The part of an RNA shown here (small-subunit ribosomal RNA, 3' major domain) has 476 nucleotides and comes from Aleurites moluccanus. Rfam family: Bacterial small subunit ribosomal RNA. Rfam links the family to the GO terms structural constituent of ribosome and ribosome. NCBI's taxonomy places the organism under Eukaryota, Viridiplantae, Mesangiospermae, Malpighiales, Aleurites. RNAcentral holds the full RNA, with entries from SILVA.

[in-house]
Context: one part of a larger RNA
RNA sequence: UGACAGAGGACCACACAAGCGAUAGAGCAUAUGAUUUAAUUUGAUGCAAAGCAAAGAACCUUACCAAGGUUUGACAUGCCGCGAAUCCUCUUGAAAUAGAGGGGUGCCUUCGAGACCGCAGACAUAGGUGGUGCAUGGUUGUCGUCAGCUUGUGCCAUAAGGUGUUGGGUUAAGUACCACAACAAGCGUAACCCUCGUGUUUAGUUGCCACUAUUGAAUUUGGAACCCUGAGCAGACUGCCAGUGAUAAGCUGGAGAAAGGUGAGGAUGAUGUCAAGUCAUCAUGCCCCUUAUGUCCUGGGCGACACACAUGCUACAAUGGUCGGGACAAAGGGUCGCGAUCCCGCGAGGGUGAGCUAACCCCAAAAACCCAUCCUCAGUUUGGAUUGCUGGCUGCAAUUCUUCAGCAUGAAGUCAGAAUCGCUAAUAAUCACUGGUCAUCCAUACGGUGGUGAAUUCAUUCCCGGGCCUUGUACA
Repeated sequence: UGACAGAGGACCACACAAGCGAUAGAGCAUAUGAUUUAAUUUGAUGCAAAGCAAAGAACCUUACCAAGGUUUGACAUGCCGCGAAUCCUCUUGAAAUAGAGGGGUGCCUUCGAGACCGCAGACAUAGGUGGUGCAUGGUUGUCGUCAGCUUGUGCCAUAAGGUGUUGGGUUAAGUACCACAACAAGCGUAACCCUCGUGUUUAGUUGCCACUAUUGAAUUUGGAACCCUGAGCAGACUGCCAGUGAUAAGCUGGAGAAAGGUGAGGAUGAUGUCAAGUCAUCAUGCCCCUUAUGUCCUGGGCGACACACAUGCUACAAUGGUCGGGACAAAGGGUCGCGAUCCCGCGAGGGUGAGCUAACCCCAAAAACCCAUCCUCAGUUUGGAUUGCUGGCUGCAAUUCUUCAGCAUGAAGUCAGAAUCGCUAAUAAUCACUGGUCAUCCAUACGGUGGUGAAUUCAUUCCCGGGCCUUGUACA
């Protein structure tokens, strides 16, 4: 100087407390372990692995296994020879491939050749999702959006080092103020950036308003006040007042205001820590394979199933279930697409194909909610697992192994032990909508959008985590 302390002081945080809702019990979905397997490809393993890489494994993907092939190679560059190429038919085979036949000659030219494509040959070499993340770059997580981490000069100390960075009060903050052998500066903090919230200016089509007309949609005409959309500007700064404080920084209350003391959210992550993760995004040193650890193809596997754990979904009901009617969003996506209308089907869906490259048309029905019907406390008109049958869609293909519909079946479950997790306001809870990936979809996931909309915070004694100062140490 650090690290540590069941040492002291002072402080912060959904850390506790106060509340609300969950997990742990049930069924199922997904991930992981273990086990099994020809293979169940690989990585990730306390917080910081486990609905993670994977924003979508039937083939492909695919890296794994079995069988069948191939060896200058599926891919790149260079040399030489032959033939332009594309195309058609047959045989072989699970396919990859292998064999045979037919047809056919383009572009350019200095007539030597060249470009392009295919086949064959020899070598330089290709190739490797093979190993090492403890050889690395890049990138990411984490402490932590915590308030810290340093430097120059000066001064102190024999030196390692110290001072500054400490003290007082203050802040979300090493934030700013005062004092001080320190004076300055840098990286962080804050601000600059984006979105939301208010007003104003400008612009009005496909959006908005009014009129005509109509069952209604459409359409016609007019308007720029409103709504909305895009662009620009203003606005919040402790600016004003009172109290308090050291005449400071600030704090408390008030006025005005759409918004008040960081307005709310996002992006932004210092020096470093964990030899943290990643050689399977990519790049790369070294090592290894080179008739195979490369490469092509078919089928299988990644989907197994005594069990264990994690994250979720659905429930156990009456604040509910069921049937009928009625109302109100936002944000997205659409031409390899979204698909209205009408007809058929109980339905999934099928036929038809208007409109839309979209503020125009479509997906599109918002659902919780409201009104009314039945159920009346039961394993039920609860719950929907499981199983059988019949169908639909996508796709070359649905058996392993997709999804959806109808009928039948109707399991566990009556609120969950010890323990644990999330959340402080438009938040939790709850209700739907939508997107990416995508032929289809195992999505109950992930990312966004709006609707309804709470309770509680006495306080810092204690638990966990993190800064600061002081003390101790036989540790470095």